[in-house]
Background:
A computed fold for a 473-nucleotide part of an RNA from an uncultured prokaryote, annotated as small-subunit ribosomal RNA, 5' domain.
Context: one part of a larger RNA
RNA sequence: GAUUGAACGCUGGCGGCAUGGCUAAAACAUGCAAGUUGAACGAUCCCUUCGGGGAGAGUGGCGAAAGGGCGAGGAAUAUAAUCGAAUGUGUCCUAAGGUUGUGGAUAGCUUCUGGAAACGGAAGGUAAUACACAAUGUACUCUACGGAGAAAAGGUUUACCGCCUUUGGAGCAGCGAUUAUCCUAUCAGGUAGUUGGUGAGGUAAAGGCUCACCAAGCCGAAGACGGGUAGCGGGUGUGAGAGCAUGACCCGCCGCAUCGGGACUGAGACACUGCCCGGACUCCUACGGGAGGCUGCAGCGACGAAUCUUCCGCAAUGGGCGAAAGCCUGACGGAGCAAUGCCGCGUGUGGGAUUAAGCAUCUUCGAUGUGUAAACCACUGUCAGAAUCUAGAAAUACUGAUCAGAUUCAGAGGAAGGACCGGCUAAUUCAGUGCCAGCAGCCGCGGUAAUACUGAAGGUCCAAGCGUUAUUC
Numbered sequence: 001g002a003u004u005g006a007a008c009g010c011u012g013g014c015g016g017c018a019u020g021g022c023u024a025a026a027a028c029a030u031g032c033a034a035g036u037u038g039a040a041c042g043a044u045c046c047c048u049u050c051g052g053g054g055a056g057a058g059u060g061g062c063g064a065a066a067g068g069g070c071g072a073g074g075a076a077u078a079u080a081a082u083c084g085a086a087u088g089u090g091u092c093c094u095a096a097g098g099u100u101g102u103g104g105a106u107a108g109c110u111u112c113u114g115g116a117a118a119c120g121g122a123a124g125g126u127a128a129u130a131c132a133c134a135a136u137g138u139a140c141u142c143u144a145c146g147g148a149g150a151a152a153a154g155g156u157u158u159a160c161c162g163c164c165u166u167u168g169g170a171g172c173a174g175c176g177a178u179u180a181u182c183c184u185a186u187c188a189g190g191u192a193g194u195u196g197g198u199g200a201g202g203u204a205a206a207g208g209c210u211c212a213c214c215a216a217g218c219c220g221a222a223g224a225c226g227g228g229u230a231g232c233g234g235g236u237g238u239g240a241g242a243g244c245a246u247g248a249c250c251c252g253c254c255g256c257a258u259c260g261g262g263a264c265u266g267a268g269a270c271a272c273u274g275c276c277c278g279g280a281c282u283c284c285u286a287c288g289g290g291a292g293g294c295u296g297c298a299g300c301g302a303c304g305a306a307u308c309u310u311c312c313g314c315a316a317u318g319g320g321c322g323a324a325a326g327c328c329u330g331a332c333g334g335a336g337c338a339a340u341g342c343c344g345c346g347u348g349u350g351g352g353a354u355u356a357a358g359c360a361u362c363u364u365c366g367a368u369g370u371g372u373a374a375a376c377c378a379c380u381g382u383c384a385g386a387a388u389c390u391a392g393a394a395a396u397a398c399u400g401a402u403c404a405g406a407u408u409c410a411g412a413g414g415a416a417g418g419a420c421c422g423g424c425u426a427a428u429u430c431a432g433u434g435c436c437a438g439c440a441g442c443c444g445c446g447g448u449a450a451u452a453c454u455g456a457a458g459g460u461c462c463a464a465g466c467g468u469u470a471u472u473c
Base pairs, nucleotide, nucleotide: 001473002472004470006469007468008467009466010465013345014344015343016342017341018340019338020337021303028299030298031297032296035062036061037060040059041058044055045054046053047052069256070255071254078181079180080179081178082177083176084175087173088172089171092169093168095166096165097164098163099162100134101133102132103131109124110123111122112121113120114119141148142147154161155160182228183227184226189219190218191217194216195215196214197213198212199211200210201209231253232252233251234250235246236245237244238243258279259278260277261276262275281292282291283290284289309335311334312333313332317331318329319328320327321326348379349378350377351376358370359369360368361367362366383414385409386408387407388406389405390400391399392398417462418461419460420459421458422443423442424441428457429456430455431454432453438445439444
C1' cells in the first nucleotide's frame, strides 16, 4: 500500500447491487418446509335441473434417494487431471412383438370390544392397474442339446393414457489404474486375510469382498507404520512475477443428519422432516405405558467482540403428481432489518468588504488570522417531503425504459463528520502542566519558555464516513 463474511469508538441524508452465527456438528417452545392422482378401486357423505357435480378417509400408482442445510469426520474408500473394463439403470428417446383366461383374500365399512393415551383386538363382509394361478410363450439367459427358467391390466369424455417382454441410445450411477495434494523421525520398522495362487461363495459388476486349501510373501529413509491438523477443486486475496496465504457468498465433487449399529422397501438409500435395536437427553402419563430429534425457513435461549423478519407470493423460473383444469413447493421470486461492503448522488449556485461582531495571535492607542466566510441581494430545485392522474407489477413494496411518464405545491429550507498536525507524514501557535498528569506504530516526548501531554485557535487529509484493533500478502 492493498485486503476482509469483520468487530469496536465517534458520527450518519438518499438510492442501486451484493453480503449477513466465522463461536456451541451444544440444547430447542411455536408455525410452516412433500405431496399428488376420482381418467386405477370399492364403499360413505353432500348438492342436484336426476343428466350429473363435489368432499374427505382408506386400498393402489408415481414422488418422497430430488430440492434445501451444514463441514463433524476423513490425509485417502476423498478431491483434481488423464486413462480404463468386469457393470446397472425408474422416467425419456428408439425399434420389434404381445396385452388370453381364472381364483382367493384384505383395508375401508358394519357389529362387539381393550387402553388414560399412543395405539389396537375379534367376528362378518367388499373392490382394483393390489395379490395369486393357468394357457400361449418371439427375443433373451442357462443347458447334459432332450429341454428348462422367465410375462401382462386395464382405464376413459373413444381423442387417447397405460401394462408386459426384448434391441439400441441418452443422461445418471457403481467400479479400477497412474500422478498430484499439510506438519512431524523427540514416530523406524510395519503387516497373518497380511501378499499371491487354486477353487468356491457373494455382488448389478472386477477383486481376500468373504471362505477352504497351498505358498511366504507384501510395504518401508523417494519416509512405511504411528501422532497432529484439515472437507477437496473451480476459484479468492496479495504480488512485477515466481510465490505466499486462503477455500465466506456462487458452481462441481465428497461426507454428515441427536450418538452408535442394522437392514427393509425400491430403478436408485443402508434413506435430514422412513423403519428396527441400543445409549444420552427432553416431554406426557390414570405409573400399566407412550412421544420426540431445526447441521430446512423464520424464531427462542446459550455461547461470543460479533451476524437479520416467528414477513408476502406461487405472478415469474424450476421441481413433484395429474390426460387436463389444477394442487403442493420457507426451492425460488420478492419485501423487511444492518453504512457490513462496492458503486452513484446530494447537503446548494452567482454576486457580495463595514474586510461586522466574536474568538485567537502579535512588534498591543493598533495590526494580523478565521474570511467572501457571514449578514445582505439575486437565483436554482437534484435528493428527501406533499398532492393528482397514468402504465407496469401478485402486491398497500418498488419502478418509469429509447427524445420521453404527465402535472402541481412548498422552500435553502430537512441533510457533515472523523482522525491527525516532532520525524517517518500533508499540516503550528498560544495557554495550562512541570519526569507529575499523560502520550507512543518505531525513534522517542514530559524534570518551568513542551510545534510530541491537556485545552483553545488555526491548519492538513479523507468524507457519509473517519479512526482503532484483528487477519493475509

Source information
The coordinates come from a structure-prediction model, not an experiment, and the mean pLDDT is 81.